[in-house]
Molecule: Bacterial RNase P class A
Organism: Mucilaginibacter frigoritolerans
RNA sequence: CCUGCAAAACGUUCUAUCGCUUUCGUCUGAGUACGGGAGAGGAAAGUCCGGGCAACAUAGAGCAUCCUGCUUCCUAACGGGAAGGCGUCGGCAGCCGGCGACAGCAAGUGCCACAGAGAAUAUACCGCCCCGGUUUACCGGGGUAAGGGUGAAAACGUGAGGUAAGAGCUCACGGCUUUUCCGGGCGACCGGGAUUGCGGUAAACCUCAGGAGUUGAAAAACCAAAUAGGUCCUGGAAGUGGAGCGGCUCGUUCCCGUAUAUCGAUUUUAUCGGUAUCGUCAGGAUGGGUAGGUUGCUUGAACCUGUUAGCAAUGACAGGGCCAGAUUAAUGAUAGAAAUCAGCGCAGUAAUGCGAUGAAACAGAACCCGGCUUACAGGUUUGCUGCUGAU
Numbered sequence: 001c002c003u004g005c006a007a008a009a010c011g012u013u014c015u016a017u018c019g020c021u022u023u024c025g026u027c028u029g030a031g032u033a034c035g036g037g038a039g040a041g042g043a044a045a046g047u048c049c050g051g052g053c054a055a056c057a058u059a060g061a062g063c064a065u066c067c068u069g070c071u072u073c074c075u076a077a078c079g080g081g082a083a084g085g086c087g088u089c090g091g092c093a094g095c096c097g098g099c100g101a102c103a104g105c106a107a108g109u110g111c112c113a114c115a116g117a118g119a120a121u122a123u124a125c126c127g128c129c130c131c132g133g134u135u136u137a138c139c140g141g142g143g144u145a146a147g148g149g150u151g152a153a154a155a156c157g158u159g160a161g162g163u164a165a166g167a168g169c170u171c172a173c174g175g176c177u178u179u180u181c182c183g184g185g186c187g188a189c190c191g192g193g194a195u196u197g198c199g200g201u202a203a204a205c206c207u208c209a210g211g212a213g214u215u216g217a218a219a220a221a222c223c224a225a226a227u228a229g230g231u232c233c234u235g236g237a238a239g240u241g242g243a244g245c246g247g248c249u250c251g252u253u254c255c256c257g258u259a260u261a262u263c264g265a266u267u268u269u270a271u272c273g274g275u276a277u278c279g280u281c282a283g284g285a286u287g288g289g290u291a292g293g294u295u296g297c298u299u300g301a302a303c304c305u306g307u308u309a310g311c312a313a314u315g316a317c318a319g320g321g322c323c324a325g326a327u328u329a330a331u332g333a334u335a336g337a338a339a340u341c342a343g344c345g346c347a348g349u350a351a352u353g354c355g356a357u358g359a360a361a362c363a364g365a366a367c368c369c370g371g372c373u374u375a376c377a378g379g380u381u382u383g384c385u386g387c388u389g390a391u
Stems, first nucleotide, its partner, number of pairs: 002386001004384005010378001012338007020039007041362001045373002048371005053216004060250004065212005070084005085102001086100005103207002108205002110201003125148002127144007156174006175198002179194006220295004230286007241255003257278001259277008303320007340359003344355004
């Protein structure tokens, strides 16, 4: 210098004319008038997380169910971010970069297909060694797990000694684990000594620690108008009652005629029980009316600029100005110029400048905010890999 991969931010600007939405002001009998301001993204997408807000509801406990899982810090919070630790991958290594669903298999229960003799209380296929038979070959008994085979994985690894041949059998070094001591660090951990042991697997069941109410602006609140204050069923009336947030239970809260008539019993009065009617409270079903308007609805854990603390994420202080609020749903069209990129031509040693031509992706707010994930023409920046050249 070129190529490939990954990550981050950007991903148009101005003028004129006409048009649309909203807001403010003026004028007007009333706007359908005139004028000023503003008007769709880095993802508005996905609906995967966390909240604000609203209702249930007056506030809880336990179980079930679900989520998270290295340390410290940031944040309203997060399954997010920053800086680290450990593991692993790339590269000869250092450095650098990528990835990690990163608590626990020494609590328990499971699983490891096929192949293979044998897959965690394992096992002897080939082979090796010893003894006997036989005396080419081969057969039987015993020992072995170092060599070979099967497999993702064969029961920590390498080397030496030892042995009939071998084996942590013994020793040295190394890896991981248990229990500890010393030093460093806020901590995860790192370094060293002693001791104890040696398959993998928890996006397997499970254990441990921490956390979680549900629904969702189609949440909800109010007003106007209209209708049928309709009809039916169940339960209750002081209790083993009924109803109420989301699965269950407890707890808690709220609600409940001392009506009328009639029959029976008792003691004519009055009481108790049954039945019927009416009313009331709660739940359920069916039917009818309405589909209009206002609020929620955009001033906010916000944004921009500067200073300051911090490795950074981010915080603090000061100043600045409000930047959509639609509701069949606006935010546009045309023209010109500029900017960006591409190749072409001209000038120039080069940097660069000039000219004409062409190109532009993914994609449209709908309660709001902070993250994550996905899509993307074009160039810019950073890191790494490969190639060439130089050092």